[in-house]
Molecule: small-subunit ribosomal RNA
Organism: metagenome
RNA sequence: AGCGGCGAACGGGUGAGGAAUAUGUAGAUUAUUUGCCUUUUAGUGAGGGAUAACUUCGAGAAAUCGAAGCUAAUACCGCAUAUGUCCUUUCGAUGUUUAAUCAUUAGGGUAAAGGAUUUAUCCGCUAAAGGAGAAGUCUGCAUCGUAUCAGCUAGUUGGUGGGGUAAUGGCCCACCAAGGCUAUGACGCGUAGCUGGUGUGAGAGCAUGACCAGCCACAAUGGAACUGAGAUACGGUCCAUACUCCUACGGGAGGCAGCAGUAAGGAAUUUUCCGCAAUGGACGAAAGUCUGACGGAGCAAUACCGCGUACGGGAUGAAGGACUUAGGUUCGUAAACCGUUUUUCUGAAGGAGCAAAGUUUAUGAGUUAACUUCAGGAAUAAGUGCCAGCUAACUACGUGCCAGCAGCUGCGGUAAUACGUGGGGCACAAGCGUUACCCGGAAUCAUUGGGCGUAAAGCGUUCGUAGGCGGUUGUAAAAGUCUAGUGUUAAAUCUUCAAGCUCAACUUGAAGAAUGCAUUGGAAACUAUAUAACUAGAGAAAUACAGAGGCAAGUGGAAUGUUGUGUGUAGGGGUCAAAUCCGUAGAUACACAAUAGAACACCAAAAGCGAAGGCAGCUUGCUGGGUAUUUUCUGACGCCGAUGAACGAAAGCGUGGGGAGCGAACAGGAUUAGAUACCCUGGUAGUCCACGCCCUAAACGAUGGAUACUCGGUGUUGGGGGAGUCGAUCCCUUCAGUGCCUGAGCUAACGCGUUAAGUAUCCCGCCUGAGAAGUACGGUCGCAAGAUUAAAACUCAAAGGAAUAGACGGGGACCCACACAAGCGGUGGAACAUGUAGUUUAAUCCGAAGUUGAACGAGGAACCUUACCUAGGCUUGACAUCUUGGGAAUCUUAUAGAAAUAUAGGAGUGCCGCAAGGAACCCAAAGACAGGUGUUGCAUGGUUGUCGUCAGCUCGUGCCUUGAGGUGUCCUGUUAAGUCAGUGAACGAGCGCAACCCUUGCCAUGAUUUGCACAUGUAUCAUGGGACUGCCGAUUAUAAGUCGGAGGAAGGAGAGGACGAAGUCAAAUCUGCAUGGCCCUUAUGCCUAGGGCUACACACGUGUUACAAUGGGAUGUACAAACGGUUGCGAAGCCGAAAGGUGAAGCUAAUCCGAGAAAGCAUCUCUUAGUUCGGAUUGGGGGCUGCAAUUCGCCCCCAUGAAGUUGGAAUCGCUAGUAAUCGUAAAUCAGACAUGUUACGGUGAAUGUGUUCCUGGGUCUUGUACUCACCGCCCGUCAACUCAUGGGAGACAGGGGUAUCUGAAGUCGGUUUACCCGCAAGGGGGCUGCCCAAGGUAAAACUGUUGACUGGGAGUAAGUCGAAACAAGGUA
Repeated sequence: AGCGGCGAACGGGUGAGGAAUAUGUAGAUUAUUUGCCUUUUAGUGAGGGAUAACUUCGAGAAAUCGAAGCUAAUACCGCAUAUGUCCUUUCGAUGUUUAAUCAUUAGGGUAAAGGAUUUAUCCGCUAAAGGAGAAGUCUGCAUCGUAUCAGCUAGUUGGUGGGGUAAUGGCCCACCAAGGCUAUGACGCGUAGCUGGUGUGAGAGCAUGACCAGCCACAAUGGAACUGAGAUACGGUCCAUACUCCUACGGGAGGCAGCAGUAAGGAAUUUUCCGCAAUGGACGAAAGUCUGACGGAGCAAUACCGCGUACGGGAUGAAGGACUUAGGUUCGUAAACCGUUUUUCUGAAGGAGCAAAGUUUAUGAGUUAACUUCAGGAAUAAGUGCCAGCUAACUACGUGCCAGCAGCUGCGGUAAUACGUGGGGCACAAGCGUUACCCGGAAUCAUUGGGCGUAAAGCGUUCGUAGGCGGUUGUAAAAGUCUAGUGUUAAAUCUUCAAGCUCAACUUGAAGAAUGCAUUGGAAACUAUAUAACUAGAGAAAUACAGAGGCAAGUGGAAUGUUGUGUGUAGGGGUCAAAUCCGUAGAUACACAAUAGAACACCAAAAGCGAAGGCAGCUUGCUGGGUAUUUUCUGACGCCGAUGAACGAAAGCGUGGGGAGCGAACAGGAUUAGAUACCCUGGUAGUCCACGCCCUAAACGAUGGAUACUCGGUGUUGGGGGAGUCGAUCCCUUCAGUGCCUGAGCUAACGCGUUAAGUAUCCCGCCUGAGAAGUACGGUCGCAAGAUUAAAACUCAAAGGAAUAGACGGGGACCCACACAAGCGGUGGAACAUGUAGUUUAAUCCGAAGUUGAACGAGGAACCUUACCUAGGCUUGACAUCUUGGGAAUCUUAUAGAAAUAUAGGAGUGCCGCAAGGAACCCAAAGACAGGUGUUGCAUGGUUGUCGUCAGCUCGUGCCUUGAGGUGUCCUGUUAAGUCAGUGAACGAGCGCAACCCUUGCCAUGAUUUGCACAUGUAUCAUGGGACUGCCGAUUAUAAGUCGGAGGAAGGAGAGGACGAAGUCAAAUCUGCAUGGCCCUUAUGCCUAGGGCUACACACGUGUUACAAUGGGAUGUACAAACGGUUGCGAAGCCGAAAGGUGAAGCUAAUCCGAGAAAGCAUCUCUUAGUUCGGAUUGGGGGCUGCAAUUCGCCCCCAUGAAGUUGGAAUCGCUAGUAAUCGUAAAUCAGACAUGUUACGGUGAAUGUGUUCCUGGGUCUUGUACUCACCGCCCGUCAACUCAUGGGAGACAGGGGUAUCUGAAGUCGGUUUACCCGCAAGGGGGCUGCCCAAGGUAAAACUGUUGACUGGGAGUAAGUCGAAACAAGGUA
């Protein structure tokens, strides 16, 4: 190596399939098998023929195979024996209970193997009966989603007889019958290994099935048997298919879902390790061999547990960082420094146990880890996330809707605790954070434990099947129920108590639990069941009653239209206004007559009837339901009600009629930017009838049905009873309806409230964020229109209800205001002045922007101012403080320059003083710093405008509401007023109103210069008085008040002013001032000269002057108030035509001056014209201020003499000493562009006594989808882009089924003349039949992907067109 035996069906892996031949649990097997192990009984006699190995030869590339020869067995085959077992024969007999079956009995058949040695044992073998363990089969219950899967099934369901199996059975076959399953979900489709358990949760549950354990299934894919006790066998066989490999092309080989390892895929998952020492398994008598089971080690913070990274002291609170109010604070006793310790670490030495009987050995990891001892030295050891709220923890810088963050809300647009970085802090810690998934919170699928009037949700209504639930009293039995016991509920897990590793994780022991199932007893209240009764529910009968209940037939009058006749004449009709339209061919109107269709005024109502939809002239017929009362009858007959059936407004559809009025579509006329609308004139379907469909409505009480219970008040409809009356009527009570108000209770609130939305029971339907969508696909119904059933992808963080406070309304009521009306005068037209926009420019500095910017900041730009431009200069600076040095300060000359400035000179030596120096000033140097009309008014203070001098805005306590909030403050009267009075769940108070203050009007008293001028006066100043609805009348409520009157200078706030609530407009101002942040620093600071702010096709605002006779011009003449004046006002006089000059008196002002007021009045002139109006513009000549008058001043004189003849649309001011008109003064200021502004007086009206409208405001109320608050919100088409999705001629793929063809291997059956083995029987081999895998073909269905094109949907800072909704949303 081979023959033989046993094992290889265990152990190990994986979860593809499988929704039941699975699993779990409880049972059954009289319907079964079982190698090895164990107990018991009986046996083990005598023979035979082969074959591998081996030898020789041969074939092949190989795998492997063939031939000849030799040989053994516990390999193989007969014979003997067997009372037992099994099989067979059913002929026979007996018993039990007829049969079946069982038991007993009779005949026939069926076993075996030897080996070892220590010679007496051991290991075997055969047969039988048990046990243990293992396995097969059957049954009950449990076991995912989907009904857009509703019908499935021919071996299907059962029977008879066979076959087959270890065994029951349609498991298979022949025949017979026609059954079987299903709404308690069959069949189909999709998904899935099941369980003990695991995660979570208070539990009930929900999710899940890694590790460990039990069961099942699988072994490249599919099929099949063989061997065997056991397999339809992971590392066996045969066949088919796919793939890989070898080949000499002829043929062969293979199956890691074993352990490692490789590749691919992926977000991602380890070593080609050690050993059989332990535990276990196979074989063996044993030694032992095998064992990637297993025991260990390695890799990975993957998880759980434990430990460490020191401990004590240490304040100059070091340095450094960060912040800072610049003082300091913080990191922080933290560090340094001093001392202590050595778990850990490093080095050295030692060192069990696991290990168990025996024995000669050996025993892995192992130089092991643990553990012990010694030495060394703080030595070797901290990160991650977060810091807006939720949620513990804050600052600085950078950035500037950028970059970025983000779990949700949301941060970021120049002061970001939200981004990035630093510092600081918080949390956890060898980890921390992110992502994914599950449970919880979520009572957010609600059994425990939710809802449905308006938030999502009651079927449109009724009848009724299955089903659920069900009145009173007994009896029986014991299904549910309750109770006790027994069996089981594997182990592990879990809980509790202990124990072992130093603790813990971990492990071990004991107990509990395992809520379930089965079974044996017991109880009998309740439910169910059976049975016997009852009458309160329900139903029936009798007598009455009300009613637009339904169907059919008949009939009536009014109105409307049309037609006819007559009268009659120019319009009618319609509207906000019109037109289309009708009418001289005779309308409209009036009268009479005829005809047609539809609808039924008054009665009439919160009324009545009906299941709902709905039902209305009157009469008749047929018919359904209801109510009341009474006694009688049946005896629970009841209630609800999936599927189902019937009815079901309007519109619409089909067929046939009918058609007056009305009237979608349509036509015309208007309106309008348009008007496919609202309005008008017409008008077809339709509306009506008959028959048949449709089956939906805000089909609403947005409220399912039934039953019972629970305070009241007041109406009304239909019955009954009682009292009383002559009667009508009225009163009490009861049953059935139908309304309103209200209590308890309920409700988020609103509200409901015996007709419940209250308290309860039963049954049905429905809901689970918004949109997509009541849509798509599929099914069903329909003639169609469409109805019904009914999703998903995707998008959003809301959508929604009720109530509150505001704001708003082309809602309402009341009230006020020069708001309108009534008046007067203007603006808008002209010229000029002035401001602004625009344009221009080197610059035309900046700000202000509807009301609430624009003669505003500016109450005064030639230089200055000045901030702008050009040019020239300065750099600790023009200005402030500090340090050092020098010098008094100061005045002045010359040169250059446009000046600033630069250079060079001269004069001058002060004040205080303790004699050192000091104060002020100037110069120089360096650095801290100065400086900025640079930016942000959206970082601010302060100030201001506006609503608005409108009457409002709030608070405390109390009361009401769950709350926001309300009340007070509303209501009635009144007022200029939230002013006052009265009522009232309010009572009080505050800021506003008013008053207090100033001016003015009257009087008194006092004072008297500069005023007055002899007085009882005026003036000025001061102090007082006076006016309060006090008096009378009326009115109101006997109030508040209002109206009228008297008196009074003044009358109801006498007139005027100052005075401006809470707040609104991110209103205005960083250029008055102040100020945070940012920016510039030889310039964005400072100085100087010149220029500019003064420009000029044009537009706007505010004004002046005018257009003329109520005027212009000339002459004369009268009367104010207030104000200013010494760097000033400046008189008289004189000069000039004037501006002005000269002059100098007076005046620090009731003294003097500015200073003449003007309009007015008187007289003259002009006579309606571009003028004797008007004065612009231009030319010339002068004057004044000022360094300076050109850019760029004012004034005077002469000349010139534009436009303009009263102003379009539109718009402003004003209510009495006001408007209008007339002049005067002042501030600013050298002068002045002032016609501006602010004051002052003179003259001096008209109109209204109302609230319809416009504007603004106040109070109450109402609606709201607005709250950035109507300058709000918001809809649809179109255009652009993106995303998911439906349809779609088709195309592709997939799994499953049906039919059919072919048919490998193989079992089983039939057959066999040929070859092989055998004495024979028979077997092998051959041929053949059935079944059958894969494969082919055919027609369908289903699922998925894709598809030109197409449909809608969703989304998107700034697109187009309109204006549909929210207010009466402008047509509810």